[in-house]
Background:
Predicted 3D model of an 84-nucleotide RNA (transfer RNA) from a Patescibacteria group bacterium.

């Protein structure tokens, strides 16, 4: 230098050809159970603003296409592998 894969919550992953981003597991917080704890179980768990209702932003970064992008296109960064 060329080719291929990956980058999504706190972590690991899913979202099949564009249509409400967050499935599943782990972790964490709160409750139940217990004398207490473990185990089990229920609920919650992206960020910012707000007393609240709610609002805005968010899939590595920056652009583009589109009514609409994790998904398509261009450039770049990081990472794993292959070729020279």
């Nucleotide at each position: 230098g060329c080719c291929c894969g990956g980058g999504u919550g706190g972590u690991g992953u899913a979202a099949c050809u564009g249509g409400u981003a967050g499935c599943c597991a782990c972790g964490c917080g709160a409750g139940a159970c217990u004398u207490a704890a473990a185990a089990u179980u229920u609920c919650g768990u992206a960020g910012c603003c707000g007393u609240a209702a709610g609002g805005c932003u968010g899939u590595g970064c920056g652009g583009g296409u589109u009514c609409g992008a994790u998904c398509c296109c261009c450039g770049c960064c990081c990472u794993g592998g292959g070729c020279a």

It was read from a public genome assembly. Rfam family: tRNA. Rfam classes the family as a transfer RNA. The coordinates come from a structure-prediction model, not an experiment, and the mean pLDDT is 81.